[in-house]
Context: one part of a larger RNA
Molecule: large-subunit ribosomal RNA, domain II
Organism: bacterium
RNA sequence: GCCAAGGAGUUGAUCUAAGUGGCAAGGUUAAUAUAAAGAAGCCAGAGCGAAAGCAAGUCUGAAAGGGCGUUUAGUCACUUGGACCAGACCCGAAGCCGGUCGAUCUAAUCAUGAAUAGAGUGAAGUUUCCCGAAAGGGGAAUGGAGGCUCGAACCAGCGUUGUGUACAUGCACUUGGAUGAUUUGUGAUUAGGGGUGAAAAGCCUAUCUAGGCCGGCGAUGGCUGGUUCCUGCUGAAAUAUACCUCAGUAUAGUCUCAUGCACAUAUUUGCUUACGGGGUAAAGUACGGAUAAUUUUCGCAGAGGAUUUUUCCUACGGAAAAUUUUCCAACUCAGAAUCUGUAAGUUGUUUAGCAUGGGAAUCAGCGUCGGUGCGUAAGGUACCGUCGCAAGACCAGAACAAUGGAGACUGGAGUUAAGGUCCCAAAAUUCAUGUUAAGUGUAACAAAGGGAGUCUUGAAUCUGAGACAGUGGGGAUGUAGGCACAGAAGCCGCCACCAUUUAAAGAAAGCGUAACAGCUCACCCAUCGAGAUUCGAGGCACCGAAAGUGGACGGGGCUCAAACAUGAUACCGACACUUCAGGCAUGCUCUAUAAGAGUAUUGCGGUAAGCAGGCGUCUUUUUUGCGUAGAAGCUUUUCUGAGAGGAAGAGUGGAGCGAGAAGGAACGAGAAUCUUGGU
Numbered sequence: 001g002c003c004a005a006g007g008a009g010u011u012g013a014u015c016u017a018a019g020u021g022g023c024a025a026g027g028u029u030a031a032u033a034u035a036a037a038g039a040a041g042c043c044a045g046a047g048c049g050a051a052a053g054c055a056a057g058u059c060u061g062a063a064a065g066g067g068c069g070u071u072u073a074g075u076c077a078c079u080u081g082g083a084c085c086a087g088a089c090c091c092g093a094a095g096c097c098g099g100u101c102g103a104u105c106u107a108a109u110c111a112u113g114a115a116u117a118g119a120g121u122g123a124a125g126u127u128u129c130c131c132g133a134a135a136g137g138g139g140a141a142u143g144g145a146g147g148c149u150c151g152a153a154c155c156a157g158c159g160u161u162g163u164g165u166a167c168a169u170g171c172a173c174u175u176g177g178a179u180g181a182u183u184u185g186u187g188a189u190u191a192g193g194g195g196u197g198a199a200a201a202g203c204c205u206a207u208c209u210a211g212g213c214c215g216g217c218g219a220u221g222g223c224u225g226g227u228u229c230c231u232g233c234u235g236a237a238a239u240a241u242a243c244c245u246c247a248g249u250a251u252a253g254u255c256u257c258a259u260g261c262a263c264a265u266a267u268u269u270g271c272u273u274a275c276g277g278g279g280u281a282a283a284g285u286a287c288g289g290a291u292a293a294u295u296u297u298c299g300c301a302g303a304g305g306a307u308u309u310u311u312c313c314u315a316c317g318g319a320a321a322a323u324u325u326u327c328c329a330a331c332u333c334a335g336a337a338u339c340u341g342u343a344a345g346u347u348g349u350u351u352a353g354c355a356u357g358g359g360a361a362u363c364a365g366c367g368u369c370g371g372u373g374c375g376u377a378a379g380g381u382a383c384c385g386u387c388g389c390a391a392g393a394c395c396a397g398a399a400c401a402a403u404g405g406a407g408a409c410u411g412g413a414g415u416u417a418a419g420g421u422c423c424c425a426a427a428a429u430u431c432a433u434g435u436u437a438a439g440u441g442u443a444a445c446a447a448a449g450g451g452a453g454u455c456u457u458g459a460a461u462c463u464g465a466g467a468c469a470g471u472g473g474g475g476a477u478g479u480a481g482g483c484a485c486a487g488a489a490g491c492c493g494c495c496a497c498c499a500u501u502u503a504a505a506g507a508a509a510g511c512g513u514a515a516c517a518g519c520u521c522a523c524c525c526a527u528c529g530a531g532a533u534u535c536g537a538g539g540c541a542c543c544g545a546a547a548g549u550g551g552a553c554g555g556g557g558c559u560c561a562a563a564c565a566u567g568a569u570a571c572c573g574a575c576a577c578u579u580c581a582g583g584c585a586u587g588c589u590c591u592a593u594a595a596g597a598g599u600a601u602u603g604c605g606g607u608a609a610g611c612a613g614g615c616g617u618c619u620u621u622u623u624u625g626c627g628u629a630g631a632a633g634c635u636u637u638u639c640u641g642a643g644a645g646g647a648a649g650a651g652u653g654g655a656g657c658g659a660g661a662a663g664g665a666a667c668g669a670g671a672a673u674c675u676u677g678g679u
Base pairs, nucleotide, nucleotide: 001679002678003677004676005675006674011086012085014083015082016081017080018079019078020077021076022075023074026043027042028041047054048053057068058067059066060065089226090225092223096216097215098214099213100212101211107190108189109188110187111186112185113184114183115182116180118150119149120148121146125142126141127140128139129138130137131136154177155176156175159173160172162171163170192208194204195203196202229614230613231612232611233610234609239252240251241250242249243248253362254361255359256358257357258356259355260354261353264351266349270346271345272344273343274342275341276340277339283332284331288328289327290326292324293323294322295321296320297319298318300317302316303314304313305312306311365389366388367387369385370384371383372382373381374380394405395404396403409582410581411580412579413578414577415576419572420571421570422556423555424554428569430568431567432566433565434564435563441558442557449543450542453540454539455538456537457536458535459534460533461532462531470527471526472525473524474523476500477499478498481495482494483493506521509520510519511518583604584603585602586600587599588598589597590596591595615668617665618664619663620662621661622660623659624658625657626656633652634651635650636649637648638647639646640645
């Protein structure tokens, strides 16, 4: 892990609601008894008041008035739902307390025993020699001290986080002590808030920040897990308030069931009419506040200057005003859309509505869209509204709780929605006109910025009196302008920048030389022969563009589109819609005890939860059956019911077993790190 068996709302008292039954202004017994008796007690029958008390009234109040009553039957059983007291649906703590058992492990101590290879070092003392007046010093030998050195047995255990394990301290390598505060045998002592401790909260029998065992004990757990057959009807909440409250609970809200309101209402969609509500969006600057510039006035603080009696000046600052500029959640002169109140009409719904009573669950929510606060932002956080998921299947989105379509009783047929129609893969290789060359794109995935990409469109200028580009030629003279300089001749630099010849040609725009030279340019002519140049606007593309094994338009693939834009017609495509057949529920009608028939603009997704009806197991009573011509059980097949289930056949088996009615329950298993057994 699997299989089998076991395994969780029970019982009693009281209260309460509903159902059923008995009796009824009454109902009923308890103990005791089991024949009669017994008549205590309880509930009801009268209330009000704190009470005395009064009484169909009473309390309060000076009174008026007001509160609660008077006008509606109860009670006793049984069944079911719920509350409460008990272990109270089951399993589960860590803990607290009591009494006992432990020092064969280990800590410390006591008593009595035992153990410690070998090697090294060489204290004191002693002997002797030398020096010294002495005190004392030195040398040699001897000697054999030490919580001394090295190192076995023995004791220990730093690291490798090696290796091993049926966790439970092993093994290996390396390492520390090894005559000592040493190690060790045996016997004994100290006991649980106690011991012992060279102190680590260490150790006290694999147990220690308070041992083990048994008991109190079914401790308690607002926490986790589990809680066993079927079907039908309805169907939530994750909010408000309060709480030593935030994992909980109470009241309200939302759900469900019953009863009543009832020939009475209630509610709602769209539209229309009438009268209203409002201060948001956008906007604006009339108020409040902020904002930039200018102008004017005031010298108002400081500063500087002048004058030195305190008065004047000022392009800085300040105040006020004006003009213009930019703004506002806590500004509004003005002001939408949407929304919404009342009344009426119209179009609809058809018991949805309200009240009382029984039963709940919920009070961790989450997402898109729209509106906000905080935050750089977030699949962020805190709110509001709506729709959804939660509790919602199906189709589309490759896959994908909440996105698009659409709300699934069962079965068949047809038509559509979103989305699609080259192949995977149902349906157009459909039609028309353009764009894109980047595989852009076919996907949700990018900016500032940049560029003779390309298409469309606009403006200006030049142009057969020849434009633009190319090619050929000219591009001169005074003059090498003057100055300056070694030199400066168009071209280091400064100044000037004239004139002439011309078709045109700068006292020169660039390269070049030491300086010249030389090569181009501007400008002109010729050739050529039709558009050219510049600046905008829009569409689609390009660069900008970087992540870790090769990789993702879902894939193949697609450029003669299967891409993008605009339009058109077909088709495919859901449990949607239509239609046919059937089931169940509910309302109504009919026959009417059950049950049945008909009918409907009806309903039938569903978690928590409420309500309703059934199936099966064991057992009791009663009635009635089956069985050695084969009961139960087991294996298997068929039939049947919406289902829990039921029936029959065959085989096996070998002695008991059903059905109807009415009762009683230790009554249904897949889950609980469930329990026991098997494997």